[in-house]
RNA sequence: AUGCGAAAAAGGCAAAGUCUGUGAAAGCAGAUGACGCAAAGCUAUAGGGGCUUCAUUGGCCAAUGAAUUGGUCAUUAUGCCAGCCAGCUACCGAG
Numbered sequence: 001a002u003g004c005g006a007a008a009a010a011g012g013c014a015a016a017g018u019c020u021g022u023g024a025a026a027g028c029a030g031a032u033g034a035c036g037c038a039a040a041g042c043u044a045u046a047g048g049g050g051c052u053u054c055a056u057u058g059g060c061c062a063a064u065g066a067a068u069u070g071g072u073c074a075u076u077a078u079g080c081c082a083g084c085c086a087g088c089u090a091c092c093g094a095g
Base pairs, nucleotide, nucleotide: 004093005092012037013036017032018031019030020029021028022027035083041088042087043086047085048084049081050080051079057074058073059072060071061070062069063068
């Protein structure tokens, strides 16, 4: 230095739930709260995977004289997630 995580020290983060804000949603931020975490630190347009569908496109249904409008289903990130894997960096320490 790389890999590894026994016993400890200094400390760190904070799941679900609840409240508030924000967003079309997924989600995000703050407070509260600790299920857990040795990277639960950082990275989301050029690693994989996952979530959502405002808008787009298409189908169906309804209303209307028509233009069109509404509902519903499917499709698709440019919207998201690293506490799914991954990449990068890092504290302490025996064997």